Glycine riboswitch aptamer from a Gammaproteobacteria bacterium, 99 nucleotides, folded computationally.
[in-house]
RNA sequence: CUUGAGGCUGUGGGAGAGAUCUUUCUGUAUCGAUAUAUGGAAAGGCACCGAAGGCGCAACCACCCGCAAACGCUCAGGUAGAAGGACUACAGCUUCGCG
Numbered sequence: 001c002u003u004g005a006g007g008c009u010g011u012g013g014g015a016g017a018g019a020u021c022u023u024u025c026u027g028u029a030u031c032g033a034u035a036u037a038u039g040g041a042a043a044g045g046c047a048c049c050g051a052a053g054g055c056g057c058a059a060c061c062a063c064c065c066g067c068a069a070a071c072g073c074u075c076a077g078g079u080a081g082a083a084g085g086a087c088u089a090c091a092g093c094u095u096c097g098c099g
Base pairs, nucleotide, nucleotide: 004096005095006094007093008092009091010090011089012088013087018046020045021044022043023042024041025040026039027038028037029036030035047079048078049077053075054073055072056071060066
């Protein structure tokens, strides 16, 4: 200097799949009480998703090692909303590279 590559922060965009079943605990409301309704959490079951993370593989290489993904697997995570979310736009900061 900012034309290349990467990282961080803020704001915005951002898909998919059961608002599933059983049990237990718990908040609220109604109620004389049993109880009923509704919200949340945990455990277990069957079904599913794939864009946090993770794992696996090709070409390439004489060979070995190594080795990619938005591909595959689904351990983890997730399946109304919220949250999260690969990736991405804009803005700012920063590292490496080049002169």
Notes
Its mean pLDDT, the model's own confidence on a scale to 100, is 79.